[in-house]
Bacterial RNase P class A from Thiohalophilus sp., 356 nucleotides, folded computationally. The model forms 95% of the base pairs in the Rfam consensus. Model confidence (mean pLDDT): 76 of 100. Its Rfam family is "Bacterial RNase P class A". The family's RNA type in Rfam is ribozyme. Rfam links the family to the GO terms dimeric ribonuclease P complex, tRNA processing and ribonuclease P activity. A source record names the gene rnpB.
Formats: sequence, structure tokens, C1' cells
RNA sequence: AGAGUCGGCCAGGCAGCCGCUCCGCCUUUGGCGGGGAGGAAAGUCCGGGCUCCACAGGGCGGGAUGCCAGGUAACGCCUGGGGGACGCGAGUCCACGGAAAGUGCCGCAGAAAAUAUACCGCCUGCCGCUUCGGCGGCCGGUAAGGGUGAAAUGGUGCGGUAAGAGCGCACCGCGCCGGUGGUAACACCGGUGGCAGGGUAAACCCCAUCCGGAGCAAGACCAAAUAGGGGAGCAGGCCGCGAGGCCACGUGUGGCCCACACGGUUCCCGGGUAGGUCGCUAGAGGUGCGCGGUGACGCGCAUCCCAGAUGAAUGGCUGUCCACGACAGAACCCGGCUUAACGGCCGACUCUUUUC
Repeated sequence: AGAGUCGGCCAGGCAGCCGCUCCGCCUUUGGCGGGGAGGAAAGUCCGGGCUCCACAGGGCGGGAUGCCAGGUAACGCCUGGGGGACGCGAGUCCACGGAAAGUGCCGCAGAAAAUAUACCGCCUGCCGCUUCGGCGGCCGGUAAGGGUGAAAUGGUGCGGUAAGAGCGCACCGCGCCGGUGGUAACACCGGUGGCAGGGUAAACCCCAUCCGGAGCAAGACCAAAUAGGGGAGCAGGCCGCGAGGCCACGUGUGGCCCACACGGUUCCCGGGUAGGUCGCUAGAGGUGCGCGGUGACGCGCAUCCCAGAUGAAUGGCUGUCCACGACAGAACCCGGCUUAACGGCCGACUCUUUUC
């Protein structure tokens, strides 16, 4: 210099004017001061706090997760490590338990896709023919070679054989046993078995671990008008303009009759609605420093207060500068993941070439 890998940060700046919303104060139709979106506020995909409901314990069913260790309030997240794949490398990616529990599936091609099997071949024997090189047929042996396929019953080599074959041997692979190192996943070493046996579990399934449901329109409090409920007090009802006249019905008390009370009105109580208040933002909080840890993270000290609406604020105009400004906007809160995104800055590292 070129090419790349990983991580972090910023998210137009400044000034003036006019607005919006929340809080505080004041001399309160207003004024002054202070706060006012994000790294994703998003998708609502996981986990938790909080609230209400349910709940002795356990099981069935369902869902999620799935190498090991750690972090955390918790997680399907993060950190470190192991294994596998890719890359020269820095690094990146992986649902990475079980296929010798059971079941299912494996298109096309191919003899055969899983209790095995043999298309072309190779080979002994027998028979026939022969130009004596072989050829054809039959009974068998074989799976080395060819061919099909994503995948064909361990791989390479030597021996062996009629030809072959773990048939024998060496190495590699695999299973089992033991040892060493490591908390562990696992790695390495030694012995042993000629070798179990295709693939597929984001197919059913098995194993292990975890999980009660609904969600701030959760939920709590205050509380009109109207109607209805309960209690207490007062008042007989109907007809008639009035004077006055008449005495029926229902309910309650009571064993029944008689009798009495109520039907209306006033006040009070309680439930619920409209409306209002709380929940609501000081928190697993931010920043700085120190300490422990490889790290995620934890501990200690200091310091800061940083939206809280409910028709729902966070905006507009002008000037100026630059790199010309993306994706997008809170609605109970927090930790993650994922997705979207103009441009720029910083740090660590790798490879190639060159110079000193």
C1' cells in the first nucleotide's frame, strides 16, 4: 500500500423566534424556571418483575429445550471450553441426546435401498464344438473389477486362492476394556474383538430438564343523575269543583276470624354505571473510579435524577456550517433475540506485496 476479520461508538451541529406537554414556584384568565423518544421506542418471538384468579401432593396430556462448565432474577440469552464443517489466516457457522427399544419412510436409476440380493463380469468342474488361440451350454463358487445411485454391507496394501473374500496380516476406522490428563464435554495411550453393521428423530417415538392460567382494558380506591334493592320516619284510599260521600283490592303480622299496618312521600344505607384518582415510573437505573474474574459478570465507594400522556405532548419557521442527514416514534417496567437502517469515526487482529 492492497485485500479482509472482529468489536465498539455517533445518529446532523449551533443560534434566534413562535408553539405543545409534564412538574415546581409565584402576585394564578397569566408569568417564570426545569424535564421532554430510540438504538432499534418496531416485531410481540423468548425470559422475568408486578397484579388478579386457581392451587395438599402426585399423575395423565400438551409445549419448549437438548455437547460441557459458568454467568444471571430468569431465559430458547450471554461468556468460556470441547467436537464437527468452511477458510492460507484473523475468524465464521452448527437443534451438537438416542438409529444394537419399537414403527414408518428412502423419488428416479439400479440385480438389490435392507429378514437381503447378483445385471455385465471373474473362476473350478462337466458336456459339445474347434482353425487348438478359444467358443457355446449346464451345475456350482465369488463379489475383486464394471455399471446405477445422494447412499451398495468398513478403507488402503501385502499375502492367499481356481477365481475371490477380514480368509490371514500391517496401518487407518469402529465397538468393548483399562490407564493418563481435564471439574466436565473430551483428548491421548495401551490392550482386545475380524467387525456389531445403510441413511433419516426441525418423521412418529424414547430419554433427560423446565413450564399453572390470564394480563396495566391487570388490578385497587373515590363516587353523581336515573332505575331497581334494604331500613327508618311521616301519611288511610277512592269519588266529587266544593261541602261531603263510599269502604273495595293486594301484601304483611297472626293457628284462624275480627282487627291493625303498608300502597304515597322524605331521609339514610349498600351494590353497580358515567366520571375521577391510584397503579405510572427511583429502577435487576445511569455515569465515574477501584477491586475480583480469561470472560459473561460480580462487589465496594462516589455522584446524578433522565418522558409519563389518556384524543394522547416531544413540533414549525429563519439564518449559518458540514460529511447534506437513514431506519423509524414511548403508552406498566426490565433482560434478551430477531428484523429495519444514510453516512461516518475509533480500536484490536489476519493475509499478500514492497521499503527501511